[in-house]
Context: one part of a larger RNA
RNA sequence: GAUUGAACGCUGACGGCGUGGAUGAGGCAUGCAAGUCGUACGAAGUUGUUGCUUCGGCAGCAACUUAGUGGCGGAAGGGUUAGUAAUACAUGGGUAACAUGCCUCCAACUUUGGAAUAACUCUUGGAAACGAGAGCUAGUGCCGAAUGUGGUGGGAUGUGGCAUCAUAUCUACAUUAAAGGGGGGGACCGUGAAAACGGCCUCCUGGUUGGAGAGUGGCCCAUGGGAUAUCAGCUUGUUGGUGUGGUAACAGCGCACCAAGGCUUAGACGUCUAGGCGGGUUGAGGGAUUGACCGCCAACACUGGGACUGAGACACUGCCCAGACUCCUACGGGAGGCUGCAGUCGAGAAUCAUUCGCAAUGGGCGAAAGCCUGACGAUGCGACGCCGUGUGAACGAAGAAGGCCUUCGGGUUGUAAAGUUCUUUCACCAAGGAACAAGAGAGGAUGGCCAAUAACCAUCUAAUUUGAGGGUACCUGGUAAAGAAGCACCGGCUAACUCCGUGCCAGUAGCUGCGGUAAUACGGAGGGUGCAAGCGUUAAUC
Numbered sequence: 001g002a003u004u005g006a007a008c009g010c011u012g013a014c015g016g017c018g019u020g021g022a023u024g025a026g027g028c029a030u031g032c033a034a035g036u037c038g039u040a041c042g043a044a045g046u047u048g049u050u051g052c053u054u055c056g057g058c059a060g061c062a063a064c065u066u067a068g069u070g071g072c073g074g075a076a077g078g079g080u081u082a083g084u085a086a087u088a089c090a091u092g093g094g095u096a097a098c099a100u101g102c103c104u105c106c107a108a109c110u111u112u113g114g115a116a117u118a119a120c121u122c123u124u125g126g127a128a129a130c131g132a133g134a135g136c137u138a139g140u141g142c143c144g145a146a147u148g149u150g151g152u153g154g155g156a157u158g159u160g161g162c163a164u165c166a167u168a169u170c171u172a173c174a175u176u177a178a179a180g181g182g183g184g185g186g187a188c189c190g191u192g193a194a195a196a197c198g199g200c201c202u203c204c205u206g207g208u209u210g211g212a213g214a215g216u217g218g219c220c221c222a223u224g225g226g227a228u229a230u231c232a233g234c235u236u237g238u239u240g241g242u243g244u245g246g247u248a249a250c251a252g253c254g255c256a257c258c259a260a261g262g263c264u265u266a267g268a269c270g271u272c273u274a275g276g277c278g279g280g281u282u283g284a285g286g287g288a289u290u291g292a293c294c295g296c297c298a299a300c301a302c303u304g305g306g307a308c309u310g311a312g313a314c315a316c317u318g319c320c321c322a323g324a325c326u327c328c329u330a331c332g333g334g335a336g337g338c339u340g341c342a343g344u345c346g347a348g349a350a351u352c353a354u355u356c357g358c359a360a361u362g363g364g365c366g367a368a369a370g371c372c373u374g375a376c377g378a379u380g381c382g383a384c385g386c387c388g389u390g391u392g393a394a395c396g397a398a399g400a401a402g403g404c405c406u407u408c409g410g411g412u413u414g415u416a417a418a419g420u421u422c423u424u425u426c427a428c429c430a431a432g433g434a435a436c437a438a439g440a441g442a443g444g445a446u447g448g449c450c451a452a453u454a455a456c457c458a459u460c461u462a463a464u465u466u467g468a469g470g471g472u473a474c475c476u477g478g479u480a481a482a483g484a485a486g487c488a489c490c491g492g493c494u495a496a497c498u499c500c501g502u503g504c505c506a507g508u509a510g511c512u513g514c515g516g517u518a519a520u521a522c523g524g525a526g527g528g529u530g531c532a533a534g535c536g537u538u539a540a541u542c
Stems, first nucleotide, its partner, number of pairs: 001542004006538005013389006019382002026345003030342003035072003040069002043066010079300003089224007098217003103213008111145004120135006150176004154171007180205006188199004226272003233263003238260008275297004279290004302323005325336004353379001355378003361375001362373004392422004402413004426483001428478003432474001436469001439465002443461006486531005491512003497526005507514002
């Protein structure tokens, strides 16, 4: 000199963009942060309406609400950096050793049965949390059967390769699947007195099997990036083999047996420290230092352990066990987990609102309308940082008064003020006033599909309609110089000097040092210098 997630002191006008718990991964009151689907299913309730009525109600339809069964999502998004020196990360490879829900494309299928169970009703236990028993019922829940385009395994014949293999053809072999829901319809058929319902046709969506893709993930290898020898030996599932189990998959991954190996001064093993990287800071560079914000990856979720479900977890707001802590209790027993967003206490030099909105972007569910979303978008607070702007401009000498100094002549403050003439950024007041809106969508047109002028889909058109921020940004007008300057320093290094006070005292201090009666070095004043809404100090890095 540059820099900082800074803090402290004095001071403080406005705006934009960023940024803000670095310490106790300490404890947490309260609210919110993951739901959604009635076009999977059976109920209950409310309202409206239609029909019947013994006027008590009953039945049908429609809309809405509620819990339950079921599906998808709660493995993403969000937080933190405790652990981890390698099961991590970065870069480059491998997988002939692998998996993959949703999405896209291709091929084929979607037949037929059964037994339960929640909700519900009844009885009942408990203070509560939560249950127990009996009875009924549905489904895209569960379990059979059929079929097998295919898949897998076996067999046969080839081809290729890198050993396990890959691939093509055949096979009287074995094994292996499914679920429905919604819309529309002219003839014909069935049930029925009719209304209607179904067959049938058709469209959309789902389901099953297999293949391909995209994206994602698992595993393996090499290389690289801390300290320490005041750590020199370490290791028994240890190193390898055989067999077996196990996994999506290779493997001591687990186990039984066999062998005695494996690593190490190119630092094993131990100990200390630490999330890694893209990057940041600084430097001419070599380098040094660092890993806040943003992005990728990893790990963690009160502490320790465990599995279940699932395409995916050994799962932040799931489950079980143990522990510590907190809370409730009728003392029998229960409940909880902010390292989500706010907020609170504590510790600390120190770090914000218990705000608004789903309008936008993105995510989950849904056919859709839509619902949910402390992700996100906004606003608020903090000069914490960077950037921009202002605090007025021109003229104005009897160089006024006052202050300070003085050799008492004067010098300086100083064109500074006053005064005159202007301007009005910003702030304030008043009027106007955006962009961010893309979408959604009644109705209509054209085309596709189809037996069809129906439904559905696509395109075009379109009444209407969606903004938290916010009457914000911006713009116009108005008032009046009106509302807006401080901080540090002045012996040398180092830009800037005199007086008074003090008298080795009080103090100062980055280094040198200064102060013991004339201190440009302490304190005050006048003057000056440097930066400026900041200026200094401290801490830290280069």